[in-house]
Molecule: small-subunit ribosomal RNA
Organism: uncultured prokaryote
RNA sequence: AACGCUGGCGGCGUGCUUCAGGCAUGCAAGUCGAACGGACCUUCGGGUCAGUGGCGGACGGGUGAGUAACACGUAAGCAACCUGCCCAAAAGUGGGGAAUAACCCACCGAAAGGUGAGCUAAUACCGCAUGUGAUGGGUCUUCUCUGGAGGAUUCAUUAAAGGCUUCGGUCACUUUUGGAGGGGCUUGCGCUCGAUUAGCUAGUUGGUGGGGUAACGGCCUACCAAGGCAACGAUCGAUAGCUGGUCUGAGAGGACGAUCAGCCACACGGGGACUGAGAUACGGCCCCGACUCCUACGGGAGGCAGCAGCUAGGAAUCUUGGGAAUGGGCGAAAGCCUGACCCAGCAACGCCGCGUGGGCGAUGAAGGCCUUAGGGUCGUAAAGCCCUUUUGCGAGGGACGAUGAUGACGGUACCUCGCGAAUAAGCCAUGGCUAACUACGUGCCAGCAGCCGCGGUAAUACGUAGGUGGCGAGCGUUGUCCGGAUUUACUGGGCGUAAAGGGCGCGCAGGCGGUUUGUUUAGUCUAGGGUGAAAGCUCCCGGCUCAACUGGGAGAGGUCCUUGGAUACUGGCAGACUUGAGGGAGGUAGAGGAAAGUGGAAUUCCCGGUGUAGUGGUGAUAUGCGUAGAUAUCGGGAGGAACACCAGUGGCGAAGGCGGCUUUCUGGGCCUUUCCUGACGCUGAGACGCGAAAGCGUGGGGAGCGAACCGGAUUAGAUACCCGGGUAGUCCACGCUGUAAACGAUGAACACUAGGUGUGGGGGGUAUCGACCCCCUCCGUGCCACAGCUAACGCAAUAAGUGUUCCGCCUGGGGAGUACGGCCGCAAGGCUAAAACUCAAAGGAAUUGACGGGGGCCCGCACAAGCAGCGGAGCGUGCGGUUUAAUUCGUCGCAACGCGAAGAACCUUACCAAGGCUUGACAUGCUAGUGGUACCGAUCCGAAAGGUGAGGGACCCUUCGGGGAGCUAGCACAGGUGCUGCAUGGCUGUCGUCAGCUCGUGCCGUGAGGUGUUGGGUUAAGUCCCGCAACGAGCGCAACCCUUAUCCUAUGUUGCCAGCACGUUAUGGUGGGGACUCAUAGGAGACUGCCGGGGAUAACUCGGAGGAAGGUGAGGACGACGUCAAGUCAUCAUGCCCCUUAUAUCCAGGGCUGCACGCAUGCUACAAUGGUCGGUACAACGGGCAGCGAUCUCGUGAGAGUGAGCGAAUCCCUUAAAGCCGGCCCCAGUUCGGAUUGAAGUCUGCAACUCGACUUCAUGAAGCCGGAGUCGCUAGUAAUCGCGGAUCAGCUAAGCCGCGGUGAAUACGUUCUCGGGGAUUGUACACACCGCCCGUCAAGUCACGGAAAUCGGCAAUACCCAAAGUCAGUGGCCUAACCCUUCGGGGAGGGAGCUGCCUAAGGUGGGGUCGGUAACUGGGACUAAGUCGUAACAAGGUAGC
Repeated sequence: AACGCUGGCGGCGUGCUUCAGGCAUGCAAGUCGAACGGACCUUCGGGUCAGUGGCGGACGGGUGAGUAACACGUAAGCAACCUGCCCAAAAGUGGGGAAUAACCCACCGAAAGGUGAGCUAAUACCGCAUGUGAUGGGUCUUCUCUGGAGGAUUCAUUAAAGGCUUCGGUCACUUUUGGAGGGGCUUGCGCUCGAUUAGCUAGUUGGUGGGGUAACGGCCUACCAAGGCAACGAUCGAUAGCUGGUCUGAGAGGACGAUCAGCCACACGGGGACUGAGAUACGGCCCCGACUCCUACGGGAGGCAGCAGCUAGGAAUCUUGGGAAUGGGCGAAAGCCUGACCCAGCAACGCCGCGUGGGCGAUGAAGGCCUUAGGGUCGUAAAGCCCUUUUGCGAGGGACGAUGAUGACGGUACCUCGCGAAUAAGCCAUGGCUAACUACGUGCCAGCAGCCGCGGUAAUACGUAGGUGGCGAGCGUUGUCCGGAUUUACUGGGCGUAAAGGGCGCGCAGGCGGUUUGUUUAGUCUAGGGUGAAAGCUCCCGGCUCAACUGGGAGAGGUCCUUGGAUACUGGCAGACUUGAGGGAGGUAGAGGAAAGUGGAAUUCCCGGUGUAGUGGUGAUAUGCGUAGAUAUCGGGAGGAACACCAGUGGCGAAGGCGGCUUUCUGGGCCUUUCCUGACGCUGAGACGCGAAAGCGUGGGGAGCGAACCGGAUUAGAUACCCGGGUAGUCCACGCUGUAAACGAUGAACACUAGGUGUGGGGGGUAUCGACCCCCUCCGUGCCACAGCUAACGCAAUAAGUGUUCCGCCUGGGGAGUACGGCCGCAAGGCUAAAACUCAAAGGAAUUGACGGGGGCCCGCACAAGCAGCGGAGCGUGCGGUUUAAUUCGUCGCAACGCGAAGAACCUUACCAAGGCUUGACAUGCUAGUGGUACCGAUCCGAAAGGUGAGGGACCCUUCGGGGAGCUAGCACAGGUGCUGCAUGGCUGUCGUCAGCUCGUGCCGUGAGGUGUUGGGUUAAGUCCCGCAACGAGCGCAACCCUUAUCCUAUGUUGCCAGCACGUUAUGGUGGGGACUCAUAGGAGACUGCCGGGGAUAACUCGGAGGAAGGUGAGGACGACGUCAAGUCAUCAUGCCCCUUAUAUCCAGGGCUGCACGCAUGCUACAAUGGUCGGUACAACGGGCAGCGAUCUCGUGAGAGUGAGCGAAUCCCUUAAAGCCGGCCCCAGUUCGGAUUGAAGUCUGCAACUCGACUUCAUGAAGCCGGAGUCGCUAGUAAUCGCGGAUCAGCUAAGCCGCGGUGAAUACGUUCUCGGGGAUUGUACACACCGCCCGUCAAGUCACGGAAAUCGGCAAUACCCAAAGUCAGUGGCCUAACCCUUCGGGGAGGGAGCUGCCUAAGGUGGGGUCGGUAACUGGGACUAAGUCGUAACAAGGUAGC
């Protein structure tokens, strides 16, 4: 500036950035009658007017198109120049002449205008005179030096205008000199971007003659010469008026060039001259062109980038004022003119100032918002009371600007009085950055967003409200510039790994350069002078009430010019030196290079011998080779390529690179000497050369290897990895290519800066038999390490340290080392090298984790060693699936699936269909009613719920009114197994009873973080010991608790019974006893305490003794920091949401039990270690009154009847079973196995149909030990055997939780599988490998490249035509002044016309360059869930590049 919302006042400024697009209308330059004639008017003084004439219209005002230039800025120069008006000085102004406008007459034209004839004036025009002078020529002379200036003299040429007058003068005029101011020209320096513009130039560069100009000059012309400019960027292209200054910045800089001021350029586009002192002239002329207007169609008129104004364009930019002042033009003056200017108007466009009130005022009113409902907040805010009056309104006075007259502004500023809180507040924000928070609505929707990012039902981020914050007549947004950004680094950056060292050398230009003497003074420093306009800026002082604004003074500002001085340093010049550099001499190591020759081993092939069936190859195969004789082996031969051992972080080379041996040619280095030269040096844009591998061309060569290709395998596929073959190539010669992770990812050179230790080459010292060792030194090449540096890693005399010089290179990722253009190449391709678009990152180093088909250590029933199983059968249970009106819901790898459920026939029950009910099945409160009230309830309807309702019929307190309880009606509310476990609490699972997880202080690190906690041992253990920049501590481990194993003490009933007594067929049955068992309670005991070995003498470990038990004795409870958005809203609790005659509630029935299947977990088996029959022995834990139930009787049995005892160490459940003894069975689908089915029953229960358990008889299925695979268990364990309990009327229990009986096997060991712990390594992972991630294809969008072609712009170029016009020429034509004349005329000069050169515009042609469009085409970027594979990151499963 604009836009959105809002808007009280004043002052000072500013106001078409876009179409230099087009313009209606008015105005913006006139004036002089004292230059002139005339016309008209007249108050007779004079005035007005067109024309002639003079001065001014070249100033002032506008705009920024063009211009990259002496355009501008700055500083100089002109001995190469001009200058009206103004100032100063000198001199002059005499005497004549001829015309012509106006006017009058005639005529043409629509108009604009024009033609002819006639008259007239001047300060208009023309001769003559004079000549101080001036100009030109000649001669002499002084000064000065680009062509200059002055003087003397002489010859020639050359002026003038008058008006007015008070007659004094004054204003003009002419010549000349000087001044002032103005202008012209020249020069140094400064002045944008592009090299993907590298060469440009014929008037071009210079000279001579001529022309031209005010003036120099190729400014123009003829001739001559061939120059001139350019990497210090010419030419070309793009962009742009320049400056003082403005904005920003600490500064250096960066960006800009509005207003104001200086300069330039332009005036519709282009060209041209005229006039003039001055123009190539904004409001003059001529021509061409485009456009607009008028026209009688013949022809004419016009130029707002002056001020207003209109239109168009645009996001956007104002009024069709005044002449008082200042300035300008004319005039003698009065004065006239002046859109310059001065004022006013419009616009919050900017800056500055002021106001919208001040004080008191709490029951903190009402109302809004929030709320834990108590309150909080808006808020002293309001109301109310008191006060003030800036602004405003009304009235009165009233300026400065004016030095005599004159005031547009303006009755304005200002002053006084009156009125009355009266007329005056919004905008943005409120997640972080960034000051300011809550509620509701919304529900990845609508929307926000400058960046990060918000929104998927509890949003401080969206919308609204309230609150709050910020600024305030403004507030936000958008745009532009600078800043922050040391993020282009001059001040002030970098290049090992982040972007960045050229692959290497040589070297022109350039940059830089050792010691010393002299000289110079260019750079440099210093002093003076000049200039750097004014305004602006800074400081001081002043004027408007302050401020903005403005006046005065001072200062500051240049890589500028100039004069003088200084001379250290740099430079120039001259000279010297030796240490840099080079040379000489003497030695020396080496895969340095090129060429020629030569050697052995090995592979392959060929020939021959021996020999026979395989060989070869792989993870395993196969293809292949082989009975036509391979492989193996021996001998002979051919051919090509490469050179084992030596061999070494050894050597050489500038790099690439170089390896058998010999010869020839050849480059470089190192050491010693200190003999020579005397700075000869370093670096190095461009140029030039070298340059691995692959590749290309021509010709050779070809043993082995081996892209492509062909087979064989592998695989889901396998155009791969593995195997068998195999062409180009690999080799040689010549030529090209010119790139690499061409790497030390580290340019070259020089100097300096602790050490230690290897190694290659040389020299010296010492010592010696010896150069064996030792020491010193120079050159090279490694490792370690200090200071220092570094983001860290690391580098560290071979620097990445400290410095100097020069070169190259970098500036977010992708697009892209790509496109286009250019250069190179035979091609492949290389070098140079963008943009659109897109992302918010890409990247480095290090840290902590996690992970690895990385390595190492350790542990665990993890494997192994064993035992018994599962997976096959039948059945039970659960789940999936399916079905269904419903098969309610949850749980889903381990860690869901005999789980919630420790009991689904009804109930449970949440599900389904049907029937009811609505203050409700249940709670609390309120209001009203109600003694025939609560309650009971026959009858009837009904499946029940529910409804109906005869009849019966209360209680407590009481002041006797009533109250309570109950009931009825109603209102608040109840109720919900409805949703969200991803809003939550609580509880739980899991890693895992794994040994870990942390903290304080200290130390280390820029930091994340580390250390401690790592290390050596040891342990079940971060258990303990030792060590250690750590020292301590906490949560875990262990221990403390419970059970169990031994003993002791105490107490003995319902328990026990050794001894004593009694009794019984028998039984602790009884007396009694406390010894024992047992029970209950309290203690003891075990601690590596003791001994020995090992070990660091430690921790600990091994063995032993004793002991009931030995190294945590066994078992349990106990679960660190945390992980899984793990599980549960259906145990419970709970926020939010949802339902409310229903998603609540009641009822009867059904379902949760349905079944073609799949899975999980169990039971029973398949039998003889068994089955069956008979006999017989020994437990423990538990449970019991709506219960356990003895005994007796009945029944084959389930059970029934009866009911003793027991609320239980007393009675009952309660016969334990396996076992033991004996009989039978004799290997069979059986005397195994018991499913299934039939029949008959028992029990529970309101009720066993769907859908219970049990019993008896009968039936007698599958199954003969179970594929791949897989589970449990290390001792009183597994296995096996039975018993009890919870739930429960009964039961689906074969489940679960417990109890005891019998009672094993095996562990070499840690390679492998799984899980875990510590340290280590790699990482492109961090939602952490169930990670990350690549490419094609398919879809959409966008920008870009190529492209047949097509359409335009721009600047040149060649030719044609050529207006106006200048200049030149010109026969005939026309012609007042002057000259001659015989008066007819002639001449001088001028004019028209014509011709020529030049030339705007136009036309034609071929090119150049830039751009638009384009069928099709190419890649690129982006886009929640597309396709195919798995390339990369871990050894990424073939290391990667």